[in-house]
RNA sequence: UUGCAGCGGGGGCAAACCCCGAGUAAUCGGGGGGCGCAAAGUUAUGCGUCCAGCACUAAUUUUUCCAAAAUUAGUGCUGGGUGGGCAAACUGCCGAA
Repeated sequence: UUGCAGCGGGGGCAAACCCCGAGUAAUCGGGGGGCGCAAAGUUAUGCGUCCAGCACUAAUUUUUCCAAAAUUAGUGCUGGGUGGGCAAACUGCCGAA
C1' cells in the first nucleotide's frame, strides 16, 4: 500500500409514527422521533417490487340491452418510484488482531 475481516474508542446515519410541504399516485423533501445499520455513503446499470397511463383477455355490475360504461384480476408496452429488497460499480474514518 492492497485484500479479507470487524475488537476497542470517538463519532455517523435514521425505521415506524407525528407535523409542514411537493406529487394523480407510488413516494420524496424539511422538523421532531429512534426501529435498527460497519457502508442504512453515492449511482436507477440489472433483477425483483410499488404507482400511473394505454392496449388485449377474462369475470362481475348497471342501463335506453346482443352494444356502451364502470369495477376487479392477468399479460404486455411506456413513463415514474424504490439504494433501509437483492446484486453490481465508485468512494470510505482513529487505533488494534
Molecule: c-di-GMP-I riboswitch aptamer
Organism: Candidatus Omnitrophota bacterium